[in-house]
RNA sequence: UCGUUCCUCACUGGAGAGAGGCGGGUCAAUCCUUCACAGGAGGGCGCCCGUCCACCGAAGGGGCAAGCGGGGCCGGUACCACCGGCGCUGUCAAUCUCUCAGGUAAAGCGGACAGCGAGGGCCCU
Repeated sequence: UCGUUCCUCACUGGAGAGAGGCGGGUCAAUCCUUCACAGGAGGGCGCCCGUCCACCGAAGGGGCAAGCGGGGCCGGUACCACCGGCGCUGUCAAUCUCUCAGGUAAAGCGGACAGCGAGGGCCCU
C1' cells in the first nucleotide's frame, strides 16, 4: 500500500409454526319509532384489544464443548524441577440448545444468512 475479517447504505433472494378457542370493542344488512332528523334493537365480513391452550426458531436475548489460562488435593518422592490422576475456577462457538422476547392462512411487515454494488476502515498484543 492492497485484499480479507469488521462497520454503514442501497438493491435482490430468504424458512418454520393454529385461517385455534373464549370474551369484549367497532360495524353492514334488517327491524322498531318519527312528517323528517335524532334515537333504539340488531349484529355479517373485516379489523382491534384481552385471555387460554397448541406450536415455530432465522430480529434480539440466555446457556454450554474442546482448547487456552489460574489455584487446590493426591501419587511417582524425602526436596526442587518434571510427569500423572481428581476436582474447582476464568475465558470461550454455532444454523446446537432454551423459548424470555418475537412469530404461526394468503398479502403486507419482520427475517438469521447469502449475492451484487458503493462508501468507511484495517487498532492493540
The RNA shown here (Glycine riboswitch aptamer) has 125 nucleotides and comes from Burkholderiales bacterium PBB5. The coordinates come from a structure-prediction model, not an experiment, and the mean pLDDT is 80. Its Rfam family is "Glycine riboswitch aptamer". About the family: This family represents the bacterial glycine riboswitch. Rfam links the family to the GO term glycine biosynthetic process. Of the family's consensus pairs, 90% are formed in the model.